[in-house]
């Protein structure tokens, strides 16, 4: 980062620094903010997208059972420590868009 694929009604917040907006954009609304919001950092947490870890499912060994073997797909599983993300409200909420956001594969 144009195209792809998946997820957005669950879940979790202290501190310190700043100082006016802030909830991505439009219209309409709510809300949230000098009791300091939004945003940085720094702890802590939350999930469980990849990784990594198991193997009953699923593949494969002629194969129905057993058995063996394997994780690319798939399925689960949690003490997840590895790379991400998130931690007011359903991506606030309603309409409208070749919308956004995160993630993974990829250039």
């Nucleotide at each position: 980062c144009a195209a792809c694929c998946a997820u957005c009604c669950a879940g979790a917040g202290c501190g310190a620094c700043u100082g006016a907006g802030g909830g991505a954009c439009c219209u309409g609304g709510c809300c949230c903010g000098a009791c300091g919001a939004c945003g940085u950092c720094g702890c802590a947490g939350c999930a469980a997208c990849c990784a990594a870890c198991c193997g009953a499912a699923c593949a494969g060994g002629a194969c129905a059972a057993a058995c063996c073997u394997g994780c690319a797909g798939c399925g689960g599983g949690a003490c997840a420590a590895g790379g991400u993300g998130c931690u007011a409200a359903c991506g606030c909420c309603a309409g409208a868009g070749a919308c956004g956001a995160u993630g993974g594969a990829g250039a």